[in-house]
RNA sequence: UCGGUCGGCUGGACGGUCGCGUCGCGCGCAAGCGCGCCGAGGAAAGUCCGGGCUCCAUGGACACGCUGCCAGGUAACGCCUGGGCACGCGGGGGGAACCCUCCCGGCGUGACGGACAGUGCAACAGAAAGGACACCGCCUUUGCGCAAGCGGAGGUAAGGGUGAAAUGGUGGGGUAAGAGCCCACCGCGCGCGUGGCAACAUGCGUGGCAAGGCAAACCCCAGCGGGAGCAAGGCCAAAUAGGCGGCGAGCAGCAGUCCUCUGCGAUCAAGACGCCGCGGGUUGGCUGCUGGAGCGUGCGGGCGACCGUACGCCGAGAGAAAUGACCGUCCGGAACUUCGGUUCCGACAGAACCCGGCUUAUAGGCCGGCCGACUUC
RNA sequence: GGUCGCGUAGCUCAGCUGGUUAGAGCGCUGCUUUCACACAGCAGAGGUCCGGGGUUCGAGUCCCUGCGCGACCA
Numbered sequence: 001u002c003g004g005u006c007g008g009c010u011g012g013a014c015g016g017u018c019g020c021g022u023c024g025c026g027c028g029c030a031a032g033c034g035c036g037c038c039g040a041g042g043a044a045a046g047u048c049c050g051g052g053c054u055c056c057a058u059g060g061a062c063a064c065g066c067u068g069c070c071a072g073g074u075a076a077c078g079c080c081u082g083g084g085c086a087c088g089c090g091g092g093g094g095g096a097a098c099c100c101u102c103c104c105g106g107c108g109u110g111a112c113g114g115a116c117a118g119u120g121c122a123a124c125a126g127a128a129a130g131g132a133c134a135c136c137g138c139c140u141u142u143g144c145g146c147a148a149g150c151g152g153a154g155g156u157a158a159g160g161g162u163g164a165a166a167u168g169g170u171g172g173g174g175u176a177a178g179a180g181c182c183c184a185c186c187g188c189g190c191g192c193g194u195g196g197c198a199a200c201a202u203g204c205g206u207g208g209c210a211a212g213g214c215a216a217a218c219c220c221c222a223g224c225g226g227g228a229g230c231a232a233g234g235c236c237a238a239a240u241a242g243g244c245g246g247c248g249a250g251c252a253g254c255a256g257u258c259c260u261c262u263g264c265g266a267u268c269a270a271g272a273c274g275c276c277g278c279g280g281g282u283u284g285g286c287u288g289c290u291g292g293a294g295c296g297u298g299c300g301g302g303c304g305a306c307c308g309u310a311c312g313c314c315g316a317g318a319g320a321a322a323u324g325a326c327c328g329u330c331c332g333g334a335a336c337u338u339c340g341g342u343u344c345c346g347a348c349a350g351a352a353c354c355c356g357g358c359u360u361a362u363a364g365g366c367c368g369g370c371c372g373a374c375u376u377c
Numbered sequence: 378g379g380u381c382g383c384g385u386a387g388c389u390c391a392g393c394u395g396g397u398u399a400g401a402g403c404g405c406u407g408c409u410u411u412c413a414c415a416c417a418g419c420a421g422a423g424g425u426c427c428g429g430g431g432u433u434c435g436a437g438u439c440c441c442u443g444c445g446c447g448a449c450c451a
Base pairs, nucleotide, nucleotide: 001373002372003371004370005369006368007367008366009365010364012330013329014328015327016326017325018324020039021038023036024035025034026033027032041348045359046358048357049356050355051354052353053229054228055227056226064225065224066223067222068221069083070082071081072080073079084112085110086109087108088107089106090104091103092102093101094100095099113220114219118218119217120214121213135160136159137156138155139154140153141152142151143150144149168186169185170184171183172182173181187209188207189206190205191204192203193202194201195200233287234286235285236284243278244277245276246275247274248273253264254263255262294313295312296311297310298309299308300307301306331346332345333344334343335342336341378450379449380448381447382446383445384444387403388402389401390400396434405421406420407419408418409417427443428442429441430440431439
């Protein structure tokens, strides 16, 4: 310098003019006018997780839902960081006709607890699909046959064949043929030691194969979760038939008021009162509302996520909803070109109670880590 | 703004506890019947199971993520 890969940042800049919206100040009886400050994002999106906040509910357990290697971060998380293990790609070494095995750790992925607690599933193919199995083959023996061969009894999982998967693998011994039947190495289980907070790694001993897959099947174990959502909730105004039902408290009286009549009521009621629900009406205002797990810079701690501290800063708060356009100089790109320039464009997208994440969309530009190649010193 | 549900043939829907090749009715095409049409009968075509990824030997079905449509809440 080029190529690959991974990660982070940015995502037009500056000045001017006009317009739009909230707020503040001034003027005006009012409508409104003038001036000033501020005015989208890294995803404001999807609403997939986790919280704050508010109201309701609240004895506990079960049920139901979610999460799941280990340690840490955090207000919390299904997020993030570091580590472990597994798998895939890549690089290197060894043996090699397919391929097998070991090492490195550059990149990626992992819902990564448990399959001796129990239940269940495995189509088709295949002899057999889970404490299995004899189809072909191999071996022993036996009947018939001159023979080739055909049949019976038994042994055998080394070979063939089926399948996604066939009850440890390779090599040797052994055997009638075979087989962890025996041995070495590898794998697996168990015990002990060492390193590590741990996941786990590693060494020694031992067992002699018994213990296969699926839990994004039920399930078991551990942990977490009360429900609803700012159209939550609070206050005021307006509106009306003060309609129906329930509960509470409460008085001998009650049915709007007075009188009469009638009815109900000591079998403890009805109305007035309070609360709740259904139904109907209203569709206005204020609040919640934005200064916060906030942002920037420096220093310190930590491998890191992140934490602590000092200083500085205030950056939308609306009403169905403002955040736009033009001009000039540049930046980047595309097309045309008489090489002077001209024209067009600036990704994805757009707040509505607020935060932390994840996921998805995103033209272009900048920076850095690692790997490889080439050149120069 | 918030909370739920649905997506399978042209239309309306089934599809069980994942299993070979996804079905039904209407519609469509061809043939038979008729002078012709309808009805009827026979045969047939037609599907990226909304897209992508994962789990599994195997996904319409289970899980994650995106897209589209619908309903409700002052």
Molecule: RNase P RNA; transfer RNA
Organism: Gemmatimonadaceae bacterium